[in-house]
Context: one part of a larger RNA
Molecule: large-subunit ribosomal RNA, domain III
Organism: Caldisericales bacterium
RNA sequence: GAGUAGCGAAAAACAGGGCGAGAAUCCCUGUCGUCGUAAGUCUAAGGUUUCCUGGGGAAGGCUUGUCCGCCCAGGGUUAGUCGGUCCUAAGCCGAGGUCGAAAGGCGUAGGUGAUGGAUAACAGGUUAAUAUUCCUGUACCAUGUAUCUUCCGUUAUCAGGAAGGGGUGACGGAGAAGGAUAGGUUAUGCGCGGUUUUGGUUGUCCGCGUCCAAGCCCGUAGGGGGCAUCCGGAGGCAAAUCCCUGGAUGCAUAACCCUGAGAGGUGAUGGGGAGCCGCAAGGCGAAGUAACUGAUUCCACGCUCACGAGAAAAACCUCUAACGAGGAAGAUAUGUGACCGUACCGCAAUCCAACACAGGUAGACGAGGAGCACGCUCCUAAGACGUAC
Numbered sequence: 001g002a003g004u005a006g007c008g009a010a011a012a013a014c015a016g017g018g019c020g021a022g023a024a025u026c027c028c029u030g031u032c033g034u035c036g037u038a039a040g041u042c043u044a045a046g047g048u049u050u051c052c053u054g055g056g057g058a059a060g061g062c063u064u065g066u067c068c069g070c071c072c073a074g075g076g077u078u079a080g081u082c083g084g085u086c087c088u089a090a091g092c093c094g095a096g097g098u099c100g101a102a103a104g105g106c107g108u109a110g111g112u113g114a115u116g117g118a119u120a121a122c123a124g125g126u127u128a129a130u131a132u133u134c135c136u137g138u139a140c141c142a143u144g145u146a147u148c149u150u151c152c153g154u155u156a157u158c159a160g161g162a163a164g165g166g167g168u169g170a171c172g173g174a175g176a177a178g179g180a181u182a183g184g185u186u187a188u189g190c191g192c193g194g195u196u197u198u199g200g201u202u203g204u205c206c207g208c209g210u211c212c213a214a215g216c217c218c219g220u221a222g223g224g225g226g227c228a229u230c231c232g233g234a235g236g237c238a239a240a241u242c243c244c245u246g247g248a249u250g251c252a253u254a255a256c257c258c259u260g261a262g263a264g265g266u267g268a269u270g271g272g273g274a275g276c277c278g279c280a281a282g283g284c285g286a287a288g289u290a291a292c293u294g295a296u297u298c299c300a301c302g303c304u305c306a307c308g309a310g311a312a313a314a315a316c317c318u319c320u321a322a323c324g325a326g327g328a329a330g331a332u333a334u335g336u337g338a339c340c341g342u343a344c345c346g347c348a349a350u351c352c353a354a355c356a357c358a359g360g361u362a363g364a365c366g367a368g369g370a371g372c373a374c375g376c377u378c379c380u381a382a383g384a385c386g387u388a389c
Base pairs, nucleotide, nucleotide: 013031014030015029016028017027018026032386033385034384035383040365041364042363046345047344050343051075052074053073054072055071056070060068061067080140081139082341083340084339086117087116091112092111093110097106098105099104121138122137123136124135125134141337142336143335144334145333146332147331148330149329150328151327152326160323164319165318166317167316173305174304175303178299179298180297183293184292185291186290187289189210190209191208192207193206194205211271212270215266216265217264222259223258224257225256226251227250228249229248230247231246232245233244235243236242275284276283277282296375307310351360352359367380368379369378370377371376
């Protein structure tokens, strides 16, 4: 320079009370204002204790501060079922191998690697802080042991049995139609409460609420397949009763098989519930229907269409090989289910941007009224904020 610029979106404050040495800024209450396909909710990445409680005020906080994502101390993350762990894709590593002055490059077998496949738990309650993890209730999966029942077999070889064979898993795009549900709206339905110092309002008035999962039973709207028995075969690196392939017979346009939302019943003599009682802790607890609307969700990449012809492996089913003298299925009872993650932020003051930075950040949910094609505009619900002079 200069007590100058600035104090980081124009969503906005005001009043009363409290704590305190001290309050525009902290806490509580009331009014006002802002967002509301978000400035709400869940979650991935990333962060790594920032979470909760008690205390503090030097520094950090663009002012202040009794406050804080700051400092000190204590506490907090509970799983057979959620995710990892199983399987593989691109990619990466790579025994031998091969190439290369060296370092090293490439790459077989193999391994690793989710953003994909497979996979058994839901509802309610509870903490200051965790919950599909704790608790209550109701389930399911895998497996061990014991008992019972049924079945097969013990030398003419059963049941089973794989790193092997086969099936399945197994898939793209566009379009159209249907069924259903979530959700929503309305009601002179039902329940509870209220009913006015008015211009008027005991009435067709006002306010609020009008629910519940997995599992189990049933097997529907719909979609798909010809099915069954027998005989043969030189294919599937060995074998096969499996697959494939050739044939015969029988039944067929409907039986059978596969798949399949939802509804209904149960779960539920339970939970939750407006409200009422109570200083609080807590306790009690009604109604729970109908109609309309209606998805981008489910049936389901199911159907149709065309060409650009749309992962792999494991799980699962089945077949035998070696092996194999006891084994399989069901019921009941009783055990087991280890390890790692789980707090909190997560369109943001906790991530990436040197900052408490008007920037950036994958996915899911995302209500109502008016305009109305809409995730658009305006106003609101739940919920969250008024962002620090």